[in-house]
């Protein structure tokens, strides 16, 4: 330079164009314990990389850029 791949909570991933984007780990809070660790029960924590564009509706299709991993050369 060319192709291909991924980008979703603090980390690892889910999520058929259609509910208010969820789960596991972590994080707070309370409960339980003499205390802790475990366990239970709550709570927070997302401009779904970034800007378009199609549609009644887009994390999802699409276009352009942005990172990052691979292959070629």
């Nucleotide at each position: 330079g060319c192709c291909g791949a991924u980008g979703u909570a603090g980390c690892u991933c889910a999520a058929u164009g259609g509910u208010u984007a969820g789960a596991g780990c972590g994080g707070c809070u309370g409960a339980u314990u003499c205390g802790u660790a475990a366990u239970c029960a709550g709570c927070a924590g997302g401009u779904u990389g970034a800007g378009g564009g199609u549609u009644c509706g887009a994390a999802u299709c699409u276009c352009u850029c942005c990172a990052u991993c691979g292959g070629c050369u």
RNAcentral holds the sequence, with entries from ENA.
Transfer RNA from an Acidobacteriota bacterium, 73 nucleotides, folded computationally.
The coordinates come from a structure-prediction model, not an experiment, and the mean pLDDT is 81.
It matches the Rfam family "tRNA". Rfam describes the family as follows. Transfer RNA (tRNA) molecules are approximately 80 nucleotides in length. The family's RNA type in Rfam is transfer RNA.
The source organism's lineage runs through Bacteria, Pseudomonadati and Acidobacteriota.